The RNA shown here (transfer RNA) has 74 nucleotides and comes from a Polyangiaceae bacterium. The prediction has a mean pLDDT of 80. Its Rfam family is "tRNA". It is annotated as a transfer RNA. The organism belongs to Polyangiaceae, within Bacteria.
[in-house]
RNA sequence: GCCCCCGUAGCUCAGUUGGAUAGAGCAGUGCUUUCCUAAAGCAAAGGUCGUACGUUCGAAUCGUAUCGGGGGCG
Numbered sequence: 001g002c003c004c005c006c007g008u009a010g011c012u013c014a015g016u017u018g019g020a021u022a023g024a025g026c027a028g029u030g031c032u033u034u035c036c037u038a039a040a041g042c043a044a045a046g047g048u049c050g051u052a053c054g055u056u057c058g059a060a061u062c063g064u065a066u067c068g069g070g071g072g073c074g
Stems, first nucleotide, its partner, number of pairs: 001073007010026004019057001029043004050066005
C1' cells in the first nucleotide's frame, strides 16, 4: 500500500431481504423478603447504533468518506 471482518446500554452480545416505540443477559439503582447480610423475586432507569455526509416517505440496516480494533497478502 491492497483486501476482509468487527464497532449497538457501564460489560458481554442479539437485531443487518430498510417499516414506525432499538432488545437480552450481567452489573448498578429502588422496593419486597430477613434481626442483619447474602441469595431470591419485582420494578424502574440507562443508547446521537464509532463519526460525518448522502440515498429514501422512512436508515442500526443501503452508498461514500473517515476514525479505532483484529486478521490476511505484498
RNAcentral records the identical sequence in 2 taxa.